[in-house]
Context: one part of a larger RNA
């Protein structure tokens, strides 16, 4: 609960696609459902509203009248709705261009770590606050050559770019989605939002089969310590990688839902475009992104401020004191872990 809100106080679903529903540009004709207005009927107890009167006032009582509702019958046509016709500014298509770590698959590359083999070479190496566990005369560590294998891609790198979000970074090829600019040829409101629904969704985790260099939960050992189930060190299983299938959650954050319009400027930067001059490493204008500062305004304050948290509208989601509790029960989903939905008693 006809109220007020959702950046930080409770509150924007993690993100998209989209059926129903809600809502919807400009002009004109028509209709009359909504809307406005008149009549009639009905309801016509008291009470309530309005006007007047009576108890000294008031409460109280009396009189008159009306609103509202429903039905029916006339009228109006601005707005909303229905129907017809047209338009181009919203939306989309075409054409000419642009940038990009957008996606998927395949192939390739160099640096580094580790391991293996061989050469040189000799007593330590490693590690720490200090040590020890560990490795090493069966030749380690160091250094040179060759090989194997896996994972990640230094510099470039930038409040740079792309994507709806999660996210995306070596190079090449193939596949692929979206965006932007210019033009104004085409369609002619085809739009916005979106309960349910469907899909995507980091990390960790799970299943089957591979892979395993490095790193490293658990675990073991060495230290530290009163203890040390830790911090430090040696080692190392699962995991991190690949394919297929699941899970469906995060401080999934801009803690800010999506869309449209309007409202001072200044200064960087990224991708395009027009124009101009002294044709250049420059300037001006402009579309779209991405940052900073800041006016009006806003805000409890901090702040936000054309990328709004300003001024308005449309649609959806959500909140309503703290704890109990994101718990219990039930239901749906899941192999499981668990997820989603989601109370109450009691208590302050």
């Nucleotide at each position: 609960u006809u109220g007020g809100g959702c950046g930080u106080a409770a509150a924007g679903c993690g993100c998209g696609c989209g059926c129903a529903g809600g809502c919807g540009g400009u002009u004109u004709c028509u209709u009359a459902a909504g809307u406005c207005u008149g009549g009639u009927g009905u309801u016509u107890a008291a009470g309530u509203g309005c006007g007047g009167g009576g108890c000294u006032c008031a409460a109280c009582c009396c009189c008159g009248u009306g609103u509202c509702g429903c039905a029916u019958u006339g009228g109006a046509a601005a707005c909303u709705g229905g129907g017809g016709a047209a338009c181009u500014g919203g939306a989309g298509u075409g054409c000419a261009g642009a940038a990009g770590a957008u996606u998927a698959g395949a192939g390739c590359g160099g640096a580094a770590u580790u391991c293996c083999a061989c050469g040189u070479g000799u007593a330590g190496c490693g590690g720490u606050g200090a040590a020890a566990u560990g490795c090493u005369u069966a030749g380690a560590g160091a250094u040179g050559u060759g090989g194997a294998g896996g994972a990640a891609c230094a510099c470039c790198a930038g409040u740079g770019g792309c994507g709806a979000a999660g996210g995306c970074g070596g190079c090449u090829c193939u596949c692929u989605g979206g965006u932007c600019u210019g033009u104004a040829a085409c369609u002619g409101a085809c739009a916005c939002u979106a309960a349910g629904g469907c899909g995507c969704g980091a990390a960790a985790g799970c299943g089957u089969g591979g892979g395993g260099a490095g790193c490293a939960a658990a675990c073991u050992g060495g230290a530290u310590u009163a203890u040390a189930u830790a911090c430090c060190c040696u080692g190392u299983c699962u995991a991190c990688c690949c394919a297929c299938a699941c899970c469906g959650u995060a401080u999934a954050c801009g803690a800010u839902c999506a869309g449209u319009g309007c409202u001072a400027g200044g200064u960087g930067u990224c991708u395009g475009g027009u124009g101009g001059g002294u044709c250049c490493a420059c300037c001006c204008c402009u579309c779209g992104g991405u940052g900073c500062c800041g006016a009006a305004g806003u805000c409890a304050a901090c702040u936000c401020a054309u990328u709004a948290a300003g001024c308005a509208c449309u649609c959806c989601g959500c909140c309503u004191g703290g704890g109990g509790a994101g718990u219990a029960c039930g239901g749906u989903c899941g192999c499981a872990a668990g997820a989603c939905u989601g109370u109450a008693a009691c208590u302050c």
Small-subunit ribosomal RNA, central domain from an uncultured bacterium, 348 nucleotides, folded computationally. It matches the Rfam family "Bacterial small subunit ribosomal RNA". RNAcentral holds the full RNA, with entries from ENA.